The RNA shown here (small-subunit ribosomal RNA) has 1521 nucleotides and comes from a metagenome. The coordinates come from a structure-prediction model, not an experiment, and the mean pLDDT is 82. RNAcentral holds the sequence, with entries from SILVA. Rfam family: Bacterial small subunit ribosomal RNA. Its family is annotated with structural constituent of ribosome and ribosome in the Gene Ontology.
[in-house]
RNA sequence: AGAGUUUGAUCCUGGCUCAGAUCGAACGCUGGCGGCGUGGCUAAAACAUGCAGGUCGCACGGAAAGGCCUUUCUAGUUUACUAGACGGGCACUCGAGUGGCGAAAGGGCGAGGAAUACAUGGGUAACGUACCCUGAACACGAGGACAGCCCGGAGAAAUCCGGGUUAAUACUCGAUAAGACCACAGUGUCAUAUGGCACAGCGGUCAAUGGCGGGGAUCCCUUCGGGGACCUGUCGGUUUGGGAGCGGCCCAUGCCCUAUCAGCUAGUUGGUGAGGUAACGGCUCACCAAGGCUAUGACGGGUACCGGGACUGAGAGGUUGACCCGGCGCAUCGGGACUGAGACACUGCCCGGACUCCUACGGGAGGCUGCAGUAACGAAUAUUCCGCAAUGGGCGCAAGCCUGACGGAGCGACGCCGCGUGCAGGAUGAAGCCCCUCGGUGUGUAAACUGCUGUCAGGGACUACCAAGCAAAGAGGGCUAAUAUCCCUCUACGUUGAGGAUUCCCAAAGGAAGCCACGGCUAACUUCGUGCCAGCAGCCGCGGUAAGACGAAGGUGGCUAGCGUUGUUCGGAAUCACUGGGCUUAAAGGGUAUGUAGGCGGUCCGUCAAGCGUCUUGUGAAAGCCCUCGGCUCAACCGAGGAAUUGCUGGGCGAACUGGCGGACUUGAGGCAGGUAGGGGCGCGUGGAACUCUUGGUGGAGCGGUGGAAUGCGUAGAUAUCAAGAGGAACGCCGGUGGCGAAAGCGGCGCGCUGGGCCUGUCCUGACGCUGAGAUACGAAAGCCAGGGGAGCAAACGGGAUUAGAUACCCCGGUAGUCCUGGCCCUAAACGAUGUCCACUAGGUCGAAGCAGCUUUGACGCUCUUUCGGCCGAAACAAAAGCGUUAAGUGGACCGCCUGGGGAGUACGGUCGCAAGGCUAAAACUCAAAGGAAUUGACGGGGGCUCACACAAGCGGUGGAGCAUGUUGCUUAAUUCGAUGCAACGCGAAGAACCUUAUCCUGGGCUUGACAUGUUUGGAUGCCUACUGGGAAACCAGGUCGGCUGCCCUUCGGGGUGAAACUUGCACAGGUGCUGCAUGGCUGUCGUCAGCUCGUGUCGUGAGAUGUUGGGUUAAGUCCCGUAACGAGCGAAACCCUUGUCGUUAGUUGCAGCGCGUAAUGGCGGGGACUCUAGCGAGACUGCCGGUGUUAAACCGGAGGAAGGUGGGGAUGACGUCAAGUCCUCAUGGCCUUUAUGCCCAGGGCUGCAAACGUGCUACAAUGGCGUGUACAAACCGACGCAAGACCGCGAGGUGGAGCAAAUCGGAAAAAGCACGCCCCAGUUCGGAUUGGAGUCUGCAACUCGACUCCAUGAAGUUGGAAUCGCUAGUAAUCGCGUAUCAGCUACGACGCGGUGAAUGUGUUCCUGAGCCUUGUACACACCGCCCGUCAAGUCAUGGAAGCCGGGAGUACCCGAAGUCGCCUCGCCUCAGAGGUGCCGAAGGUAAGCUCGGUGACUGGGACUAAGUCGUAACAAGGUA
Repeated sequence: AGAGUUUGAUCCUGGCUCAGAUCGAACGCUGGCGGCGUGGCUAAAACAUGCAGGUCGCACGGAAAGGCCUUUCUAGUUUACUAGACGGGCACUCGAGUGGCGAAAGGGCGAGGAAUACAUGGGUAACGUACCCUGAACACGAGGACAGCCCGGAGAAAUCCGGGUUAAUACUCGAUAAGACCACAGUGUCAUAUGGCACAGCGGUCAAUGGCGGGGAUCCCUUCGGGGACCUGUCGGUUUGGGAGCGGCCCAUGCCCUAUCAGCUAGUUGGUGAGGUAACGGCUCACCAAGGCUAUGACGGGUACCGGGACUGAGAGGUUGACCCGGCGCAUCGGGACUGAGACACUGCCCGGACUCCUACGGGAGGCUGCAGUAACGAAUAUUCCGCAAUGGGCGCAAGCCUGACGGAGCGACGCCGCGUGCAGGAUGAAGCCCCUCGGUGUGUAAACUGCUGUCAGGGACUACCAAGCAAAGAGGGCUAAUAUCCCUCUACGUUGAGGAUUCCCAAAGGAAGCCACGGCUAACUUCGUGCCAGCAGCCGCGGUAAGACGAAGGUGGCUAGCGUUGUUCGGAAUCACUGGGCUUAAAGGGUAUGUAGGCGGUCCGUCAAGCGUCUUGUGAAAGCCCUCGGCUCAACCGAGGAAUUGCUGGGCGAACUGGCGGACUUGAGGCAGGUAGGGGCGCGUGGAACUCUUGGUGGAGCGGUGGAAUGCGUAGAUAUCAAGAGGAACGCCGGUGGCGAAAGCGGCGCGCUGGGCCUGUCCUGACGCUGAGAUACGAAAGCCAGGGGAGCAAACGGGAUUAGAUACCCCGGUAGUCCUGGCCCUAAACGAUGUCCACUAGGUCGAAGCAGCUUUGACGCUCUUUCGGCCGAAACAAAAGCGUUAAGUGGACCGCCUGGGGAGUACGGUCGCAAGGCUAAAACUCAAAGGAAUUGACGGGGGCUCACACAAGCGGUGGAGCAUGUUGCUUAAUUCGAUGCAACGCGAAGAACCUUAUCCUGGGCUUGACAUGUUUGGAUGCCUACUGGGAAACCAGGUCGGCUGCCCUUCGGGGUGAAACUUGCACAGGUGCUGCAUGGCUGUCGUCAGCUCGUGUCGUGAGAUGUUGGGUUAAGUCCCGUAACGAGCGAAACCCUUGUCGUUAGUUGCAGCGCGUAAUGGCGGGGACUCUAGCGAGACUGCCGGUGUUAAACCGGAGGAAGGUGGGGAUGACGUCAAGUCCUCAUGGCCUUUAUGCCCAGGGCUGCAAACGUGCUACAAUGGCGUGUACAAACCGACGCAAGACCGCGAGGUGGAGCAAAUCGGAAAAAGCACGCCCCAGUUCGGAUUGGAGUCUGCAACUCGACUCCAUGAAGUUGGAAUCGCUAGUAAUCGCGUAUCAGCUACGACGCGGUGAAUGUGUUCCUGAGCCUUGUACACACCGCCCGUCAAGUCAUGGAAGCCGGGAGUACCCGAAGUCGCCUCGCCUCAGAGGUGCCGAAGGUAAGCUCGGUGACUGGGACUAAGUCGUAACAAGGUA
C1' cells in the first nucleotide's frame, strides 16, 4: 500500500466481498510446563447453608460462662496432691445490659436516570464538617431517673406488660463567659449588590466528665485495709479562632437518535410577606401581576450510567465504557421519616405490595446487585478453599479483637509473555507409502544406527527472601519538685509465614505436536473415487466421466500449545468526504418568482478590543499511552523520573484582518429626465377566410372512404354548384434557431388601462446590497363544482374492416371535454434534464434593439460602444460525449438535493383537497449487481453504393405416370453402422447371391487365440501328400506308407546345440465396442466472395482508431489520385496444366503427292512439303489510333490479328465461422470387454412394404416411330486380357483362334445426321411396365437375390396443382462413345469423350445471398437475440382488517397506610406520653382517552422459484417512433 467482482473488450460511476488489528468471548479438533493477568456480558429473576461489623472493663452497674484464691463437704490417696459439689472472694477474663466511637467507610451491581447526572472551568459576600493538626480560654456547684437485676403476669413463638431497686464520660438544673451568636448604633477597609472582614461600646443568650498510672511533704475522712484533696504523667471533656481533608448549593460550556413529536407550561414565570433549611431559592404557603420556554429544536417518544481511559486509525475521526481509578445512582418493589457530624441508611426502623418460610391459626420471620455456593436462564463464565503473615480500615492507652477489604492458593489455553518436546554425526539415499513416460522420482538426514547434553515435568535434601513489627531487659533524651511513673530514640532475650520461592543432588532421550489451507484474491499440486449426485463456497464461482475447487491419499504451504470457525468493533471505505466527495447524460438543481429569520457583504478615517495573535498564571487527579533508567535469569509484568494531556480559566501586550460604535465617500443599488422596440398582461369592440347548419335555386345518381373494402349519406334529390341567413372556435400569408415574459406561456385588427426591459444624460440618495429555511403568489394539459356555450375536433361508446384473436392501429358515426364566467386542483421529459447573484479568463461570425463618431448635410457605407438571441472555436475542465464570456473554466456568497439496484415515491402517520389525488416519507425481505459514456462486432419489416443465372428476358426440366436408386417410417429373429436445412437423401458404397459384412439375427465351435513380441516347459519333433470316423462346415478324434527337416564338428557311423517350426504355462494379443463434445489428419460450407492482418509512426486515459476511410476505376483491398500515415504479409492477379494460331526440331506404328503391288488397304520403295504426333519456341502487352477522364488509373470505339482487353477451361480456396462431418479409411488419449463386445464356420439379413420425400431413367409421340441404305469423332481400355476373319444359333451366345504388352492388333457398330419407304393422330406401328414361357452367360452356388436373349403379354401415361431446379456460347438442349469398380451384375449411377448445336438479357424496382460505407440498438450464446404483463403452482417477509390480548406514560375522581408539620383534649414541674383531628400523602379502585406491541377469518400488493399458460408491450423506424 491494495485486490476480486457489472463488459466481447474499455473508461467511469457504484455497491458487495477479501487481506490487517481487536475481544470479559463461544464452538470444533488437539493439548507438555511456568509467570502475569482475567473469568455470569443472559434473569436488577429466585435463593438452602456458612461467613462478610464490630470494639472499648483505662466510661458504668455488674458476674451468666471460664480462670485464680479460698471456707465446708465428698471421693481417690503416702503428708503433699488431684477431682467433684454447695458457698465466699479477686476482677485475670467477660455473656447480656447502660454508655462511647464505628456502623454513612470498605465491598457489590448498573435497574433507573438525557439532567437534580457526569466532565472541564468558576462562584458560595448563601453553607456544613465527627475523628486529625494548631492557637486561645476553661472544666465550679447540684439533682432526679432509666436499662440491667429482683418479683409478678401475658404469649406457641417473636416479644411484651406491671411493680421495686441501681451506676456512669447517660440525663437535667444552676454558676462563670475569654469567646461565639442575636439586637442597637459607630469607625476603618474591601467590594458587582443585599453586604464581607477588622476594631472598640452597650444589652441579651450559650459550656463541661471524667478514666488510668506515679508521688514526697502537708490537710481531710476512715470500717484502719485504705480513700480523697494536692503535685505530676497520660488518655479524654467544654467553648471558641484557624488549618487540612471531606461535603452541600449555584453558574457557564460540553454531553445520543427522532420533526412520521411543533407548540409546551398553572407553582407555571415574576413580585410582596411568611414558613422551612447548615445554606440560596416557588423549596413550601397566602396574596398580587401574567408571565416563562420554543426552529440555536421547547414539549413528547426511544435508547443509554458518565468520565479518566480502551480498541482501531497516518491523522482527523469512528466504536466502546469488562478488569483498574474518580463521580453518580441503586440495595426485593413503592412510600416515609428517626438517630446522627454525616443517611432518608445494602447485612437500621415504620407502613403498603409481591414472593418465601414458621405457626398452637391468634400471629410472627425474611431480603446474597457482599464472599463462596444452589437451582434457573443461556452459546457461555470458577472453590460452599487458606490466612489475617503482609497492606489498609474500625475500636482500644495498649496488648489485642474484628475485617470473604485484602494477601494467597484452587479451577478454565480465556488472554499476553517465556520455555520445552532434544543436539551433532549419519546414504546400500533402507523399508513402507505416493507418483511414474516404468528409465526413475518424492517423503529424505528424515528414520534406523553412533556419540553428546540435561531445560521443564518427576524423586530427595536445604535455606537466603516476601518480616516491617510486637516485645522482657538495658542505655540515652524529654516532662516533672522528683533519680516515680509516662513518652521518644537506640541496643536486644524471645516471638510472628496463609502461601510462595531459591539452591544442591539423583535418574533418564527418557513423559511432552497439533491444527488449518493448497482454483483466483492468497503462500502452497498430484493421483484415485464421485459424475449438476454426494458435496464445497468469504466474493467470483466449482461438480452433468479425464474435477489442481467435492471426498480420500501422498506431497506442499502457513501458524504452533495451539490452530481453525462463528460473532463484535475499527480499518481498508475519499462508501456521509472537517482534513477529504458530488448533482448536463451515472443517484442528485426545488416548476417559477417575491420575500421573513438566518448567512454573507463596497471605499476611507477614528475608536473599542468580542473574535484573532503573542507572553504568562492556575488547572487539566492517579493509573494508562510515549521516552529514559531500573527490578523479577529474559519477556509479559512491576517501580522511578520525564514528557504529553492539543482543553478551560485569570492577567499583560498588539491592532493588520473579522466584528461593535461614530464619521465621511460614490464605483454596488435605487431614483430623476429624455428617448426606444416588443405575439408582456387585462378589459371592450370589430374583421375576413374556412367549416357546419338552415332556407331557396340549378342539377340528377351517386357521394364518401381505404392498402383494398365496408359501415355511413343519397331519387323523401345527396355529393357538386349558386344566393341569402345563422352559429361557434381559431387567427393563413407576414413568420424568422425573430420578439416579449420570472416561469407556465404569449400571434387577425382597433381603442382604453397597465407591468417590465434597453439606450443616453450623470442631476439626486448614500451600501439602502446578494442569497434565502419556513411563508406567500403565479403555475401547461388533464380533471372537479356551479352557470352558460357548443361550429369543428374528439376520450368513453356504437358500427365497419384487418386479424388466429384485435376490447388496437385504418374507416363511418359520436358524448363528456375542448370555449366563456366564477371557484378548486398544483402536477409534467414544468428540460438547457445545467439554482440565483458577482468578478475574472483568446477570438471569429450571424441576427435583434439602441447611442455615438467619420464623410459639408442626408442616404449608403465604415468604425466604436451597450443590451439581448444563436453558431464555431483558444486555454482550461470533463469518464467520455461534450462545454467553452449565455461555461460544464477560475474564484466568491447563499439556498436546494444525492449516497448500490429492487421493494417504492409504496405502506403507516400527519397535512392539503369536494373528489381524483398532492406534499412529506420508511421498513422487513431480496439481488451482486443496477448504471453512464464510448469501442468492436452482429442484427434491423434503417439508409446509400455495388455484385451474383439473385430476379427479370429466354430455353429445357422437376412436382403428375411407370420403373431404377437413396432416405424416412413401418415391419422383422435381424432388416449392421454412419450422413439429417442450404452444406444428409444415385451420400461413405469406383459394383451386398457366398465372400464382402461390421455377432445385424439363428445355430455350431476355439480360448495365448486368425495376427505381433518376449520369456518359460517339453522333448525330438514338426510340416507336406494321400487316409479313416463324426459333422452343414468350422472343427474334433485317430492315424500309416512316402518326402522334407536348421546350425557346428565329423573319421559320414555319429556327437553337440536348441536360435527355425511345434508344444505347455506366463506376460499379452484382439475389438468396425463407447466418446468426432478429449484429439491429429482429412473433408464440406460461407466462397474463387474480396477480403483478413502485421511492423513502425500518429491519435485516444483506454477498449481501439488510423493505414483498409474519401474521389474515381476494376472481376478483384485491381490500379490511380488524395491523405498522419509509411511500408509489408496472407489472399486477388501472375507463375502451372489444357485448348485455340504460327514457327522450329524429330519422322515410327501416322501422312498427301510420286513409284511398285493388290480384289482392296501405307501392303512395299522412296520422302518430310502438308496433316498428325510431342518436345522447344513465338504470339496479346490496353502495345497502336481516336474519344472521355484529373496531365492519372481506367473506360468506350477502331485498326491489325488465329486470338483483344482475365481469349475459353482446369488446378489453385486468405483470417476465420458452423463444439459442421468422420474414433466404420488411418492415427490416437481415456473408458469398457478378455472361455468374449475377440476368432472361425453354416444359414439368414443388409434387397423385407399400407405410406411419404429426394435424385434419376423411359415416356406420353409426327421436329416422331419403324424398316432399308449410307457418312463423319474424340477419348479410353486390353495378357488372370482385348480378341479379328471363319462357322453354328432368330438372338443372348457358342466353337475356334489370326493378331496384339498396342499411333502397328483388337474392343469399334459411333449415334443423332443424310437418302428412300411405311405409319396418319389413335392409348396408336406411341409407350414400354407387368406377367407367362423358353433360353444364354458368369460363378462352388443365381430360391430368397444376377444380368442378358427370344416368343408372348401390352399397365399407367395424351405434357403434369401449389411450388420449384439448371443454364449467358461451343453454353443450354440433344446424340451416341469410353473407363474405373468388377467372376458376373442391379450402371438408368459416377467420372470422362466427342457429334449436332440454339434462344434471351446489356436492366437492378422486387425475391435470395454477398461486399463496402453510414445509422439505431436494452443484442455479444450476438434477432433462432433480448424481453414485458396477467393467470396457475410453491416458499418467504410485509400492509389493511371486524375484533381479541398485553405493556407504557399521564389526566380526573374515590379511598387513604406509615410519617413529618399543625391543631384540640387528657396528662402534666418539665421533658415525655396517650387519645383525637387537619393538610399532604404510597399502593389500590373507577372513568374517559393517548401511545406502543402481539394476534386475527378475510384481503392487498411485493420478492424469489424448474424447461407451466396466454399473448408480444419495449429494445432496429421493434414493424402504430